[in-house]
């Protein structure tokens, strides 16, 4: 001196599946049926499924994951 994988932070995008019904003290209460699968967890053999424990089913939150810029980081050369 080149600044890779990783890790954090903003900020962008971001799916899917009842705006069920009931009862009430009108709070994201309670109870019943149907569903999602991209938080998270379990689970299995070999990365791609299974579970739906939570969690979700208008809008808000949330979001796997993906871009961008910082900040660490120091493989390459």
């Nucleotide at each position: 001196a080149u600044g890779a994988a990783g890790a954090c932070a903003a900020c962008g995008g971001g799916a899917g599946a009842g705006a069920g019904a009931u009862c009430u003290u009108u709070a994201u209460g309670a109870u019943c049926c149907g569903c999602c699968g991209a938080a998270g967890g379990a689970g299995u053999a070999g990365c791609a499924c299974u579970u739906u424990c939570a969690g979700g089913c208008a809008a808000a939150a949330g979001g796997a994951c993906c871009g961008u810029u910082g900040u660490u980081g120091g493989a390459c050369g």
Molecule: Glycine riboswitch aptamer
Organism: Youngiibacter fragilis 232.1